[in-house]
Context: one part of a larger RNA
């Protein structure tokens, strides 16, 4: 290269945006670049192929013939791809009206718990464990009540529920801000998909500077256990965990499943819209009834709001399940791992090795890219 693959065997980049490139809706017209057809010409001879001939045969030698394919030129075709022009709306985007959400950022506020300090009551224990000890306590602990301060996290609601591209996001209120979905079918008219390089975001740990430090807690110290114990258990406890500004750029960053589009039985649950039907409650208007009247009461019709139930529909999430199909099996199965299309990334026996060297990035830790010898 021809091919085969990537849930678990090697293999989907952590995620998104996006440059080049690749690929790209429907209809009409023109061009004839790609493409196709025909003709001419050329691709020396020999060799190779086919049919003959000559050496007794063969190898060998020799005569004749023919193609495929490539280049060039000319003529033609007009489907498909392309170019140019025109039109369209279903893809895409916008608009209007709604709607739900722990989406993000900033500020302020709250209660429970915890620790510490001070004060009151009160007295001999407390804490801890398998059992102990280290440890705290008569300079009054533990317990309990009050006051104050501080930092961090937000029980219940809470649900295989919601939102976000992923990482991730949960007390409350306000402000700023981003995206989604539905309805209308109002605007533009292919403006689209993917995306090598590139850019941005990216848990935890770690790093730099300045704050903060309640609880927890690498390291460290002590007590146990043990043959030993650099551990598991216990008592302390520093970095860190928190905030601000910057860096790092990795994770079992997982659905171990790239993104987009189309098609292919169902059943159930749930979230959030929209539509229809029924019922209930409340409000408003009108009609007429009871009441001598005001008033009050109840009835009917229309309408608005709210709630409940059922059905339909769009979008999301989850379960079951093969109907089909796929799969080595497990399993997947309209949220595909089925059937197809477009584009990207990646794999090619185990070890050596995600290492060495080189390069880029980084304050460093290190990260990214990435071999070979050798060996089985």
């Nucleotide at each position: 290269u021809u091919g085969g693959g990537c849930g678990u065997a090697a293999a989907g980049a952590g995620u998104u945006c996006g440059u080049a490139g690749g690929c790209g809706c429907c209809c009409c017209g023109c061009c004839g670049c790609a493409u196709c057809u025909u003709a001419u010409u050329u691709c020396a001879a020999a060799u190779a192929c086919c049919a003959g001939a000559g050496c007794u045969u063969a190898a060998c030698u020799u005569u004749g013939g023919a193609a495929a394919g490539g280049g060039a030129u000319a003529a033609g075709a007009g489907a498909u791809g392309g170019g140019c022009g025109g039109g369209g709306u279903u893809g895409a985007a916008g608009a209007g009206c709604g709607u739900g959400g722990g989406g993000g950022c900033u500020a302020c506020u709250g209660g429970a718990a915890c620790u510490u300090a001070c004060g009151g009551u009160g007295u001999a224990g407390g804490a801890g464990u398998g059992a102990a000890a280290u440890c705290c306590g008569u300079u009054g602990a533990u317990a309990u009540c009050g006051u104050a301060a501080g930092g961090a996290a937000c029980a219940c609601c809470g649900a295989g529920g919601g939102c976000g591209a992923a990482g991730g996001c949960a007390a409350g209120u306000a402000g700023c801000u981003a995206g989604g979905c539905g309805c209308u079918a109002u605007u533009u008219g292919a403006c689209g998909c993917u995306g090598a390089g590139g850019a941005a975001c990216g848990a935890a740990a770690g790093c730099u500077a300045g704050g903060g430090g309640a609880g927890c807690g690498a390291a460290a110290g002590g007590g146990a256990u043990u043959a030993g114990a650099g551990a598991c258990c216990c008592c302390u406890g520093u970095a860190g965990u928190c905030c601000u500004a910057g860096c790092c750029g990795u994770a079992a960053a997982c659905g171990a499943u790239g993104c987009u589009c189309g098609c292919u039985a169902g059943g159930g649950a749930u979230c959030c819209g929209c539509c229809c039907u029924a019922c209930a409650a409340a409000g408003a208007a009108c009609a007429g009834g009871u009441u001598c009247u005001u008033u009050a009461c109840g009835u009917g019709u229309u309408u608005u709001u709210u709630g409940u139930a059922g059905g339909g529909u769009a979008g999301g999430u989850c379960c079951c399940g093969u109907a089909a199909g796929c799969u080595a099996a497990c399993g997947c199965g309209u949220u595909a791992a089925g059937c197809g299309a477009g584009c990207c990334g990646c794999c090619u026996g185990g070890g050596g090795a995600g290492u060495a060297c080189g390069a880029g990035c980084g304050c460093a830790a290190g990260c990214u890219u990435a071999a070979a010898a050798c060996u089985c």
Background
Predicted 3D model of a 376-nucleotide part of an RNA (small-subunit ribosomal RNA, central domain) from a soil metagenome. The full RNA is in RNAcentral, with records from MGnify. Its Rfam family is "Bacterial small subunit ribosomal RNA". Rfam links the family to the GO terms ribosome and structural constituent of ribosome.